Context: one part of a larger RNA
Formats: sequence, C1' cells, structure tokens
RNA sequence: GGCGUAUGGUGGAUGCCUUGGCGCCAACAGGCGAAGAAGGACGUGGCCAGCUGCGAUAAGCUUCGGGGAGCCGCAAACAGGCUUUGAUCCGGAGAUUUCCGAAUGGGGAAACCCCGCCGAGUAACCCUCGGCGACGGCCCGCUGAAUCCAUAGGCGGGUGCGAGCGAACCCGGGGAAGUGAACCAUCUCAGUACCCGGAGGAAAAUAAAGAAACCUCGAUUCCGAGAGUAGUGGCGAGCGAAAUCGGAACAGCCCAAAUCCCGCUUCCCGGCUUGCCGGGACACGGGAGGUUGUAGGGCCUGCAACAGUAGAGUUACCAAUCCGGCCGUUAGUCGAACCCCGCUGGAAAGCGGGGCCAAAGAGCGUGAUAGCCGCGUAGGCGAAAAUGGACCGGACUCGAAGCAGGUACCUGAGUACCGCGGGGCACGUGAAACCCUGCGGGAAUCCGGGAGGACCAUCUCCCAAGGCUAAAUACUCGUUGGCGACCGAUAGUGAACCAGUACCGUGAGGGAAAGGUGAAAAGAACCCCUGCGAGGGGAGUGAAAUAGUACCUGAAACCGUAUGCCU
Repeated sequence: GGCGUAUGGUGGAUGCCUUGGCGCCAACAGGCGAAGAAGGACGUGGCCAGCUGCGAUAAGCUUCGGGGAGCCGCAAACAGGCUUUGAUCCGGAGAUUUCCGAAUGGGGAAACCCCGCCGAGUAACCCUCGGCGACGGCCCGCUGAAUCCAUAGGCGGGUGCGAGCGAACCCGGGGAAGUGAACCAUCUCAGUACCCGGAGGAAAAUAAAGAAACCUCGAUUCCGAGAGUAGUGGCGAGCGAAAUCGGAACAGCCCAAAUCCCGCUUCCCGGCUUGCCGGGACACGGGAGGUUGUAGGGCCUGCAACAGUAGAGUUACCAAUCCGGCCGUUAGUCGAACCCCGCUGGAAAGCGGGGCCAAAGAGCGUGAUAGCCGCGUAGGCGAAAAUGGACCGGACUCGAAGCAGGUACCUGAGUACCGCGGGGCACGUGAAACCCUGCGGGAAUCCGGGAGGACCAUCUCCCAAGGCUAAAUACUCGUUGGCGACCGAUAGUGAACCAGUACCGUGAGGGAAAGGUGAAAAGAACCCCUGCGAGGGGAGUGAAAUAGUACCUGAAACCGUAUGCCU
C1' cells in the first nucleotide's frame, strides 16, 4: 500500500410523519371606493428587533348577545395587573381610524413641502386645533358676445352622480405572427394571442318584415342527435352548417304615430283704458289614447254594458314597498355506553377475562392499536343585534272590457331598395340569396311593404327602419362544509419554515435554499480540563442521550482507528 473484518467520523439518501399544497363537489357570495378603496408608509406594548393586531381612544374603546374560569397574541422569563360585580375568548352593531395612495386646496423626487377662507383657544398677535377649498356631469340662479331675440361663454350656489381597484366569465372597438399547406402568395393558424372601451352577478340574445313546404310550427338561450352529413375549398391543406327530433328552462310586454285636452312662445284676426282681453294656426312641453298581420288602431253612427268591481303587482309586464310570520346566515348548546379485573411495558388504547351503548362502530387526540377517556359523531335545540329569501299573510298601489256599419286619418325615411367598394353569414364572387355599411342615387303608405338561396310568375309566411324582459347557460379573486385508486419536503403552490422573502438586475423583470429532540423540557443542578472560551469528561433526567437543541431513522461517495491475510 491492497483486500477483508470490526468500529467510528463525515454526509443527509431511505423509511415513517404532516402544520402545506393540488383537484373536485355542494351551498353561499359575486364586489370594494370621495361616508376616501385596493395597497402601503410611519407609529402603537412596562421592558419589544420581527410577525400579527390596532391607529395619537393605537395587541385596543362602547354596547348588545354567547360563554363560564381563568387571562394579559406568536413567545419564554421578569415586573405589574385583570377576573363569578362574569374577565380573557367568540359573534352582531357602533366609535376612533396619523400620513400616502383615484388622492381631490396648490406643489411634489408617494408617505413630504406650502397656502387661502371660516370658527375656537388668547386682551391681541404669533401659534395650535377643527372645518371647507380639485376636475367633470347634472340641477338652480345671475350675467352675457359676434347678432335683434337667442345661443356660446363667464360667475355663484346645490348635488354621498362620476373618477380608482378587482381572478375568471361576458359584450363591443381594433387586431398579428411562428405554424399547417411537407415550398408559397389565395387559404390556414384566427377573429386566436394581444391592446383599448364598457357592464353584470351573470353578460349577450329574445317576442318573427322568422322557420318551413303546399303539411305546418310559433321569442331567446343551453345540451344530445341530425353530422364530420349538406356544402365550402390553390375542390389543396383544411373549414363545416341548418331544418327537424329528443331534452333543460319557460313570459311576455312598453313606446312612436293618428285623435283629444292642458300649458307655453311666435304669428294672424278682432276689441281697445298701448299692453291687456277674446278667438285661431304651426312648432314645442305635459297628459289621455294606442301598439297590430286570420291586419291593427284613430274618428263618426247605432246597439250592448259597469267599477275602483273581476283581476293583477313592486325582476320586465304604467308606476310604486312596508309590516308581520316562516325558513336560512353571522356566536353557540344538549348529546349514549367500563375512572372493570389481570398480564407485558417507561406508558395500554395491545393481549387474556368480564360487561355495556348504538338514530352515535365518521374522524382526530390521549405516553403503542380506544364505539364506551377527551373533542366529537347520529339525532335534537338556539339569537338581544345585523342580514338574505323566488315562501305565507296583511297593508298599499294599479286596474279592465263587447258587436255591427261607415270613413281612409295613422302604423318608425336619407330608411327600404339599386349601383360601386368591402365585411359577416359553414358559403374563398360563385348561379350567391340573406345580414351590416364607406361612397353615390333614392321609394311606397295597406288596392301598401319584406321574405321563401340569382331572377320571374303562382302560392305561402311575415310586418323592417323604436325599446324592455326573468329562467335554463359561462366563470371563481373569495366564504363555509365535504370528498380524493392526488403529493408527502429534489414531491405538492415559487413559497409546509417570517417567500414573492434573501439575493440578482439601472429597469421591466428574474427569483431561491431552508420541515421532524422527547410522551413530557424532565433542555443536563453540581464537579473537572479550558481563554470566567469553544469543545469535552463525570454526575443527574429520561424507556432511550450513538434522542443533547449541529437533536427521529441515519444509506453511499469520502476520511480515520484497530486487526487478519498478501505485498
């Protein structure tokens, strides 16, 4: 030195564990904000660096409930207190809530600087404290150009109307490329990603100028089929319906106009005590009326009829919400059955023996494996206050009508439609209908108009150019409960631990590592070596200290010590 054996060091794999994650289900909630949010800065404790809580009333104040013996957070100790006159703790309501931040008196390099007015303190000033002072919208008033009236503009007052934040879902305005086509340009990716605007708990759509086919259906939305069909397509790559059927859920309505009434200004006519009265007309404002396609409505004539009734209602349906009940939510509470005997053990829940409960043998904990020890579980009960409800009742509010004949007054205009250029429709210009519209042209008025995939006829269906509308559908930043052939610390979130931290970067941004003593700190009094060290040796605790805080287990690489054999 090598190989082997034994025993250590180092190291932190493995096993076991779980406070943390991941996913799904159900229910709830679906917003917060000028009454100052989200997010922060700085403070705040007897001693307090951090986290948490809170805000100069500062780990808290008041009150109403719950609860019932301890309490002064994580987090020990010291000091000092509180508490059956009910503390700590839990829940409802309220008060306080510095400064920054939409940030809003002005400024600003966020958490700072500076100012005006009013009020209080003061004899007064300084000063301190309190309130108000941004912009826009809306309402009211005053004033007021070019330009007579007017309007724009200006000034003032009022106004909890807006502004900002928030995960996805939704609607709208813009809108790629990598890619695929084995190249590539039409095409595809894709109206996707991304940007912007807006809204809601959902949004959007929605009450036929529809779909059909000679039969009919009867708003919208979503799911299953129809169907990868019909189509479309450098007929390439690809894209890709609808009718109809089966389900989920169901709901229908209001204006504009004709006509009438009232008001108001301007104009016209008449009268006159020259700015007033009476009448009329256009426009405008308000009210009544009216809402349809077997056309409907208005007006006129005739007949019939009655009531604040029938009925309906606060999510639309003209409009408009309160009270009580009931059921939930936000604290809780009751809850069966062995302090049974023996054995092993540090410890019994294990093993042996005997018993008991069960509408409860889900689960967790307790010194090892507990239905009967603890928390719970099954099953019941419960709210002073706040809050939700589509349920019930009451109050209240709204509130109808039919038939026949006549008349031809109304029924959404730069609209329909046409041409050109585009876009959307599964449909790429195609025979290309239908929907939208940048430019140009430009109707009809019910004997009217649109559609049925060029176009025409016949036939059928429907009534555009105004608006509202729950449910079935989408999503989950979040709350509560539950579950998992999900993970178990190189996994699972980046983050089980003081993590979006340390650290890196000018910045946008990037972004870790790091869990486990023991049943209980019983965390090693005392002695010895030593630098009044570090570390160690005794002693002691403990079942165990090779469980000693560098702490469960403790693999391998790597490094020793002892020893056998070989060299």
The part of an RNA shown here (large-subunit ribosomal RNA, domain I) has 567 nucleotides and comes from an Acidobacteriota bacterium. Its Rfam family is "Bacterial large subunit ribosomal RNA". Rfam links the family to the GO terms structural constituent of ribosome and ribosome. Model confidence (mean pLDDT): 83 of 100. Taxonomically the source falls in Acidobacteriota (Bacteria, Pseudomonadati).